[in-house]
RNA sequence: UCCUCGGUAGUAUAGUGGUUAGUAUACAUGCCUGUCAUCGUGCUCGCAUGGGACCGGGGUUCGAUUCCCCGCCGGGGAG
Numbered sequence: 001u002c003c004u005c006g007g008u009a010g011u012a013u014a015g016u017g018g019u020u021a022g023u024a025u026a027c028a029u030g031c032c033u034g035u036c037a038u039c040g041u042g043c044u045c046g047c048a049u050g051g052g053a054c055c056g057g058g059g060u061u062c063g064a065u066u067c068c069c070c071g072c073c074g075g076g077g078a079g
Stems, first nucleotide, its partner, number of pairs: 001078007010025004018062001027050005034043002036040001055071005
């Protein structure tokens, strides 16, 4: 330098041209289960609720997180 794949909550990941952008985990709060030489503002099982995200710019379109172009970052390959 070229080719290719990717970039979505703190982390991991799903997803679609239009519906509130989903799930797991983490975090906060509440309830609840069990536990203990220490009975607590502890640790622990589970549940509920809450806040938190589409890498940046431009284009197409009535409408873009999704399609196109450029850039940035990362993985792989070629020279």